[in-house]
């Protein structure tokens, strides 16, 4: 230097080919127990980054930036 895949909670994943994010896990916290742990309820947490199309965009076009892979 050319392609190509991939990027969502703090970590792992979903999201039915455009109708507006949903679970485990942990984290805070309240209850259970003499305490911790279990277990049960709540809470607060995310669409890598800019822009375009659209009434509506994690989807769908562009650039960029990281990662893996493949050519040279």
């Nucleotide at each position: 230097g050319g392609g190509a895949u991939u990027a969502u909670a703090g970590u792992u994943a979903a999201a039915u080919u455009g109708g507006a994010a949903u679970a485990a896990c942990a984290a805070u916290u309240g209850g259970u127990u003499g305490u911790c742990a279990u277990c049960c309820g709540a809470u607060a947490a995310a669409u890598a980054c800019g822009g375009g199309u659209u009434c509506a965009a994690u989807u769908c076009c562009c650039g960029u930036u990281a990662a893996u892979c493949c050519c040279g």
Transfer RNA from Aplysina fulva, 72 nucleotides, folded computationally. The same sequence occurs in records of 3 taxa. Its Rfam family is "tRNA". Its mean pLDDT, the model's own confidence on a scale to 100, is 81.